[in-house]
RNA sequence: UCAGAUUGAACGCUGGCGGUAUGCUUAACACAUGCAAGUCGAACGGAAACGAUAGUAGCUUGCUACUAGGCGUCGAGUGGCGGACGGGUGAGUAACGCGUAGGAAUCUGCCUGAUAGAUGGGGACAACUCAGGGAAACUUGAGCUAAUACCGAAUACGCCCUACGGGGGAAAGCGGGGGAUCUUCGGACCUCUCGCGCUAUCAGAUGAGCCUGCGUUGGAUUAGCUAGUUGGUGAGGUAAUGGCUCACCAAGGCGACGAUCCAUAGCUGGUCUGAGAGGACGAUCAGCCACACUGGGACUGAGACACGGCCCAGACUCCUACGGGAGGCAGCAGUGGGGAAUAUUGGACAAUGGGCGAAAGCCUGAUCCAGCAAUGCCGCGUGUGUGAAGAAGGCCUGAGGGUUGUAAAGCACUUUCAGUAGGGAAGAAAGGUCAAGCGUUAAUAGCGCUAGGCUGUGACGUUACCUACAGAAGAAGCACCGGCUAACUCCGUGCCAGCAGCCGCGGUAAUACGGAGGGUGCGAGCGUUAAUCGGAAUUACUGGGCGUAAAGCGCACGUAGGCGGUUUUGUAAGUCGAAUGUGAAAGCCCUGGGCUUAACCUGGGAACUGCAUUCGAUACUGCAUAACUAGAGUAUAACAGAGGAAUGUGGAAUUCCGGGUGUAGCGGUGAAAUGCGUAGAUAUCCGGAGGAACACCAGUGGCGAAGGCGACUGUCUGGACCAAUACUGACGCUGAGGUACGAAAGCGUGGGGAGCGAACGGGAUUAGAUACCCCGGUAGUCCACGCCCUAAACGAUGAGAACUAGCUGUUGGUUGCGUAAAUGCAGUCAGUAGCGAAGCUAACGCGUUAAGUUCUCCGCCUGGGGAGUACGACCGCAAGGUUGAAACUCAAAGGAAUUGACGGGGGCCCGCACAAGCGGUGGAGCAUGUGGUUUAAUUCGAUGCAACGCGAAGAACCUUACCAUCCCUUGACAUCCAGAGAAUCUGUUAGAAAUAGUAGAGUGCCUUCGGGAACUCUGAGACAGGUGCUGCAUGGCUGUCGUCAGCUCGUGUCGUGAGAUGUUGGGUUAAGUCCCGCAACGAGCGCAACCCUUAUCUUUAGUUACCAUCAGGUUAUGCUGGGCACUCUAAAGAGACUGCCGGUGACAAGCCGGAGGAAGGUGGGGACGACGUCAAGUCAUCAUGGCCCUUACGGGAUGGGCUACACACGUGCUACAAUGGUUGAUACAGAGGGUUGCGAAGCCGCGAGGUGGAGCUAAUCUCAGAAAGUACGUCGUAGUCCGGAUUGGAGUCUGCAACUCGACUCCAUGAAGUCGGAAUCGCUAGUAAUCGUAGAUCAGAAUGCUACGGUGAAUACGUUCCCGGGCCUU
Repeated sequence: UCAGAUUGAACGCUGGCGGUAUGCUUAACACAUGCAAGUCGAACGGAAACGAUAGUAGCUUGCUACUAGGCGUCGAGUGGCGGACGGGUGAGUAACGCGUAGGAAUCUGCCUGAUAGAUGGGGACAACUCAGGGAAACUUGAGCUAAUACCGAAUACGCCCUACGGGGGAAAGCGGGGGAUCUUCGGACCUCUCGCGCUAUCAGAUGAGCCUGCGUUGGAUUAGCUAGUUGGUGAGGUAAUGGCUCACCAAGGCGACGAUCCAUAGCUGGUCUGAGAGGACGAUCAGCCACACUGGGACUGAGACACGGCCCAGACUCCUACGGGAGGCAGCAGUGGGGAAUAUUGGACAAUGGGCGAAAGCCUGAUCCAGCAAUGCCGCGUGUGUGAAGAAGGCCUGAGGGUUGUAAAGCACUUUCAGUAGGGAAGAAAGGUCAAGCGUUAAUAGCGCUAGGCUGUGACGUUACCUACAGAAGAAGCACCGGCUAACUCCGUGCCAGCAGCCGCGGUAAUACGGAGGGUGCGAGCGUUAAUCGGAAUUACUGGGCGUAAAGCGCACGUAGGCGGUUUUGUAAGUCGAAUGUGAAAGCCCUGGGCUUAACCUGGGAACUGCAUUCGAUACUGCAUAACUAGAGUAUAACAGAGGAAUGUGGAAUUCCGGGUGUAGCGGUGAAAUGCGUAGAUAUCCGGAGGAACACCAGUGGCGAAGGCGACUGUCUGGACCAAUACUGACGCUGAGGUACGAAAGCGUGGGGAGCGAACGGGAUUAGAUACCCCGGUAGUCCACGCCCUAAACGAUGAGAACUAGCUGUUGGUUGCGUAAAUGCAGUCAGUAGCGAAGCUAACGCGUUAAGUUCUCCGCCUGGGGAGUACGACCGCAAGGUUGAAACUCAAAGGAAUUGACGGGGGCCCGCACAAGCGGUGGAGCAUGUGGUUUAAUUCGAUGCAACGCGAAGAACCUUACCAUCCCUUGACAUCCAGAGAAUCUGUUAGAAAUAGUAGAGUGCCUUCGGGAACUCUGAGACAGGUGCUGCAUGGCUGUCGUCAGCUCGUGUCGUGAGAUGUUGGGUUAAGUCCCGCAACGAGCGCAACCCUUAUCUUUAGUUACCAUCAGGUUAUGCUGGGCACUCUAAAGAGACUGCCGGUGACAAGCCGGAGGAAGGUGGGGACGACGUCAAGUCAUCAUGGCCCUUACGGGAUGGGCUACACACGUGCUACAAUGGUUGAUACAGAGGGUUGCGAAGCCGCGAGGUGGAGCUAAUCUCAGAAAGUACGUCGUAGUCCGGAUUGGAGUCUGCAACUCGACUCCAUGAAGUCGGAAUCGCUAGUAAUCGUAGAUCAGAAUGCUACGGUGAAUACGUUCCCGGGCCUU
């Protein structure tokens, strides 16, 4: 970091249907418009509107006006009830606000039950009429009137007050029906009855108010808060308790168990997640609370301090005649705004519920429905079967094929959903009316209850559901495919474009970017983003840690707190059990039921882990009580100690001062200098002064809580330990705050000051040297007093207690044994060290002095940096200390161990690595290569060792790849097709040539007579061609470490693991060579050997080699006969193995010496190069993927260039001379080459060479005189008789051709150079050095390369150092 689950979501792409739920999380921002709370005429006076009826008038004969409150009804008004419910929102609130469990000092309209009553009067005010004011809202005055409006009087079983004597306080009627009386026939009045109301009181139910326990976010960088504050008495107030308010009195109350202050937040049932414990959240639904533009206030009322009431103030908006007024969507819709983002200015009261009403009914944006949105959940569909020519197309390909894929087409079938048409439930119960029974009553009226008949109410609604019809017909996308993580290929791109949750992809072969084909996953959705939980035991209650990773306070004493030994009794707070109450409903879970299923709805159960009350239990904890002694402490007696404080004393040493001796240096360093010294230092002797520190003893010895403590004496004083008794009787442990102590440095005041010595000065070193080194030197270091309070204050390990193998040393006691004594032995207690078992630990390690096993208490940690910083607070004289963040930034930081590499780490060993030697390079001239520069081009590559006399074993043309110019386009070369022609050769013209033209010669081979093969020309296209790019796409080959001795594997063992072991160790070797040992035992590639060559011998063979003996011949020569003896040639063998002897070593391996031997310890040399490293070199040897060019980046030709030249470097040659040069004379090799060749003798030329052509396909002939050497002569230290560059002249040879640009010869010329700075190379014996010879390449052209022999040294003490390498270790 991801995989899971989830969301009131948003965004992107896509979108068929239905059910069901949900839908401003932001601005408690502002709001146009409509609606959301009315109702009652059965309380009242009444009659504005509408209707019916009756009448009148006008007339248009069905309309208008008027009359009648007589009727249905009813605006406005009085009055009653309701507007305190329902609906919205979450601003405020950290609170008795909420949750839960309790409590007592209360009220309660409508409702229920009960008791008693309801008598008789009075006066008003609206409406209305009249008269005004005002723009409006509204309002003033006068007059009339009703009530269930208002007010007295009477009565008072309950009720209230009381000092117990007494006192106080109510009411309302209305409607239906019956019967009397009166009547204006409308009604009035009396009475009976029913219903609804009214008054008083008691009780209930419901609702509300109040009080209390417990629970309820973060911050201490908020530690003190509080005057009505806390309590009391009295009074007031309230429905009611109470500082709720007031007066007086007291001085209390709250707080580290976090008051006060600050920030954040409505609370809960629950929701999401999780195994759970937890964590996060508090949409929808339900309970409570708070709020209603902001702030304040009361009125009315049963209930409000009132969302759609009132008053005041404020902000804002609107109207205005400027005087004044009106308003409050956080009700339902809707608008603007904000925002990533959230719906219709819909229908209906049919159902459920609410208000009013006697009721019908009216009202109801509550509610029920519909609309919009894939926003979520659930269900369904987009077809099913068959179908291989495995179609076409696409994609890939190893070109065969594979895959898409039974997929499609085709054939057969079905019709859910959507569409069209038709049918069609349930949601409806009521209500009204008719009429039966029962009750009430005098009553068959009326009213109430119950059963029945009839009538009759649906927004949704084109409902659900059912049937018919047609046709596969209308219905699939999104993300991903490198690993995590299921799913792979091609093309494009080329660190670009882009991707990315983390790791990370992309620089020319990208399974990671973009596209395509294919695949995987989910599916009407799929992805992305945001957010929560999970994984995360990564805050750890369940369930973590602190020696080294982050983390033990520097150390102790001690307050609060926490924890606490043994026994008895009591109690029952904790604890345990049971019961009762409560824990709302919904939700979760279980189990039934209803929608075709599911989501969803619904019945029942369980659960709600909680709280309260009662009863019980008493082991443990607590509390109380009585005891105990094992913890702790006290006393007595010993003992060790640098424990502490202040005081006195001592010697050694340094320095300084005085004096003596004495003379030129001393001192200091890697080396020096500054410094001191002839004014007498250093050195040395004597005397004195002063300060600081205490050698030896001295020890993983002692003491102390830590810091720390070291000469000696005495004084004062703390603690530990040991032994034996006595006493106290849990008095103990830890310890937040607090307090004391606390190295060094530093600070203040006053002393002191020898040495040392920050700062500072000087001298060195150095690129610099504010350092290390040296010469000086101030604070300081020392003392007294007062501060500071920090350290790697470390055992990086808090304190205390218990338990769990041992061994060894040492310090202090003590017991026993033993000894003549000293020494000693065994045990025990307390310390201090080393190893080690079990166990622990990531490992390292710890291990009775635990980092083991447990208990108690405290402190501390939670990625790195920022930062122990900033701000604040406290402390300090200051320096500073203590406490202690955030923004931002990174994907790590860190621990332990492993493997390798590296080190101016260690040990062992090797190598021409150094050293010891010899000769060079670097200086000169020239040759050659490279860099650089130049150029039309100076083709390309190689670049530390391991490029640079390298590719190149040889550039005048060619080579040649480069440049200029002129040409060709199926091509110089390959294969295929067609046509024509033999091929080929010789002239000639133009041209620089390529090329083009022209003239001739020539007609071949095979044949089955058709033609065929080879070759040439022409034509068309497939293709050729490319020394064009990529050596970082490759093969092959090569270099290098390095001929260094290493590199690995199997099995086993050890380790959590990476890995280790083996392969390390002791010896030994050139060697991981061999031996021994060993948790290893074996094996492989390397080493060695096997191969070639060389050194000795034997055998075989004897020409072209050889010639000892024999013979012949020559001036001479194996020249000849002859001979294989020798040399030699080239085949096969032998020989060398530490085999033998002595010594040494471990009775080993081996080493040393010796004998014998041609050769001795791998005899010399070569070939041979482990696992690997350097993306080492090479696409220009060759091969090859990919890319690029195709009248050119291909091909041909001529000329030029690769050979340039201020310069720099590498590798060489020749020299600088006398160990030499030079003239002539003279001796001895090996290995090679040769027919397009080597080329002899002879002759010519000073010479290069020419001529000549014998011989030779080579042990025969030839190249071919080897040179240094040797013996004579000369030169005499000079720029020379050294050196030969350069230049002039004349030639030779090769070649088509020596101008650019060959080699050689002769004559002449005669440069630099007199042994080479710093630096650097090779070589250990037939080697270095020196001398010549041959070969490859090649027409010609070596100072290069390769090979060959001749002459032929010096030195190696040794491994300290330089370089490289091997092993072990760090």
Small-subunit ribosomal RNA from an uncultured prokaryote, 1370 nucleotides, folded computationally. The sequence is in RNAcentral, with records from ENA. Its mean pLDDT, the model's own confidence on a scale to 100, is 86.